Model confidence (mean pLDDT): 84 of 100. Guanidine-I riboswitch aptamer from a marine metagenome, 100 nucleotides, folded computationally.

[in-house]
RNA sequence: CAAAUAGAGCGCUAGGGUUCCGGCCGCUGUAGCGGUGACUGGUCCGAGAGCACUCGACCUUUCAGACAAGGUUACACGGCGGGAUAAAAGCCCGGGAGAC
Numbered sequence: 001c002a003a004a005u006a007g008a009g010c011g012c013u014a015g016g017g018u019u020c021c022g023g024c025c026g027c028u029g030u031a032g033c034g035g036u037g038a039c040u041g042g043u044c045c046g047a048g049a050g051c052a053c054u055c056g057a058c059c060u061u062u063c064a065g066a067c068a069a070g071g072u073u074a075c076a077c078g079g080c081g082g083g084a085u086a087a088a089a090g091c092c093c094g095g096g097a098g099a100c
Stems, first nucleotide, its partner, number of pairs: 007055003011051002015045002020042002022039001023036005056073006075095001077098001081093003
């Protein structure tokens, strides 16, 4: 260095908010109640264009035939608006509209 396709799952991260926990403030009958995410946080949500892994898929070669061997799984600018959840988001609509 040829050829072909380009999907699913899982774990995490950037990021995200505020149900629960914790923090802070107030009240108070000291057990709780209310407020606060303009609280670093734990739980939580979380990437097509982030990471890792597994499976799947594809190609080539040998071969009667692959259940064998080797390789590939690339590239990727992007709203407004809407939707879910407690809520928000790089979540979902969406590799959409558009741009090139």